[in-house]
RNA sequence: CCAGACAAAGCCAAACCUGCCGUGAGGCAGGGGCGGAAAACCACGGGUCUUACGAGAUAGCCGGGUUGCUGUAA
Numbered sequence: 001c002c003a004g005a006c007a008a009a010g011c012c013a014a015a016c017c018u019g020c021c022g023u024g025a026g027g028c029a030g031g032g033g034c035g036g037a038a039a040a041c042c043a044c045g046g047g048u049c050u051u052a053c054g055a056g057a058u059a060g061c062c063g064g065g066u067u068g069c070u071g072u073a074a
Stems, first nucleotide, its partner, number of pairs: 002071003011036002016031006034060001040066003044063003047058004
C1' cells in the first nucleotide's frame, strides 16, 4: 500500500430490565448479548425521528472526513 482471513487475543454492545436526566426523539449508568472489523470520533451531504417551532435526536440508516486494531493472502 492493500486486505479483514469461514480470523479475533483484546475491544464495543441491540432488544429487554432497573435507576437518573429530557416535553419528546433520545442520552447516561448497571445488568444483558442481538450483533459489529471501525458498532471509535465528527451532524458536512442525504434519510429518518422529535418539537414548546426557537431548535433538537440519530455515527448500531447510508455516504463523506479524521484516527485506530489485526497481519492471513498478495
Molecule: c-di-GMP-I-GGC riboswitch aptamer
Organism: Desulfobulbaceae bacterium